[in-house]
RNA sequence: GAAGCUGGCUAGACAGUCGCUGUAUGGUUCUCCAUGCAGAGGAAAGUCCGGGCUCCGCAGAGCAGGGUGACGGCUAACGGCCGUACGUCGCGAGACGAGGAAUAGGGCCACAGAGACGAGCGUAUUCAGUUACGGUGAAACGCGGUAACCUCCACCCGGAGCAAAGCCAAAUAGGCAGACGAUGACGCGGCUCGCCGAGUCUGCGGGUAGGCUGCUUGAGCAUGCAGGUAACUGCAUCCCCAGAGGAAUGACUGUCCACGACAGAACCCGGCUUAUCGGCCAGCUUCUCCU
Numbered sequence: 001g002a003a004g005c006u007g008g009c010u011a012g013a014c015a016g017u018c019g020c021u022g023u024a025u026g027g028u029u030c031u032c033c034a035u036g037c038a039g040a041g042g043a044a045a046g047u048c049c050g051g052g053c054u055c056c057g058c059a060g061a062g063c064a065g066g067g068u069g070a071c072g073g074c075u076a077a078c079g080g081c082c083g084u085a086c087g088u089c090g091c092g093a094g095a096c097g098a099g100g101a102a103u104a105g106g107g108c109c110a111c112a113g114a115g116a117c118g119a120g121c122g123u124a125u126u127c128a129g130u131u132a133c134g135g136u137g138a139a140a141c142g143c144g145g146u147a148a149c150c151u152c153c154a155c156c157c158g159g160a161g162c163a164a165a166g167c168c169a170a171a172u173a174g175g176c177a178g179a180c181g182a183u184g185a186c187g188c189g190g191c192u193c194g195c196c197g198a199g200u201c202u203g204c205g206g207g208u209a210g211g212c213u214g215c216u217u218g219a220g221c222a223u224g225c226a227g228g229u230a231a232c233u234g235c236a237u238c239c240c241c242a243g244a245g246g247a248a249u250g251a252c253u254g255u256c257c258a259c260g261a262c263a264g265a266a267c268c269c270g271g272c273u274u275a276u277c278g279g280c281c282a283g284c285u286u287c288u289c290c291u
Base pairs, nucleotide, nucleotide: 001287002286003285004284005283006282007281008280009279010278012256013255014254015253016252017251018250020039021038022037023036024035025034026033027032041262045273046272048271049270050269051268052267053161054160055159056158065157066156067155068154069153070084071083072082073081074080086097087096088095089094100152101151105150106149107146108145109144117142121134122133123132124131165213166212167211168210175204176203177202178201179200180199187195188194220239222237223236224235225234226233227232257260
């Protein structure tokens, strides 16, 4: 220098104007205003696994059903991750691998081959299915193969999901209880008269609309030290990093560059998978050249 392998980072930059959501302070006084601060992702996606949380009867036992499957470890848990062994591919760095049991039982074994699953068959031979051999094929005269066929074994799994769930609570209708009422209640704007003529008033409880909580401080981030091959764990310090809910995170203008991909939270995490214009960094491999 060329071609590769593995892991990680980033995802246009800056300035101005006008908006939106949350929050703190102040004003105003009940939902507005001003100022400050914060405001999508590495996948927020698919909803495919695993957990937290909530309710269902306390989630315990059995059956059915489903899942997983080398060995050892990590973890809250996993079908995830790490290490080792094995197999296949690659010169190599490395990549990929649903992988217990075939002597519990059932099923199946393409093509080739005379014969393919269970004992027979072909050729030769013998008193005698008595003995020997049998091209093909993964397997041939058997202690064969196949469990990515049923099955068996071991282990795991209760169900539904934030539209979970909890709290507050109008109007109307209906329910229950009490009071008054044909000896005239209620109503006719306050009082009296008068008119009218059958219900009226109060309380309670359930529930709807609506509102609040759940809601973001968490198996959290960063840095350092320590343990471990690693996944990961412990300790110390530091930080607070969207919380909406018909649903904010935007629009426009200017300058610059390498001209900008896939795509957007909706209870929260750990994974896996899929999509993705490009740029950068680290370690390693093979080949070539120069000193």

The prediction has a mean pLDDT of 77. Predicted 3D model of a 291-nucleotide RNA (Bacterial RNase P class A) from a Sulfuricellaceae bacterium. NCBI's taxonomy places the organism under Bacteria, Pseudomonadota, Betaproteobacteria, Nitrosomonadales, Sulfuricellaceae. It matches the Rfam family "Bacterial RNase P class A". Rfam links the family to the GO terms tRNA processing, dimeric ribonuclease P complex and ribonuclease P activity. It is recorded under the gene name rnpB. The RNAcentral record of the sequence draws on ENA.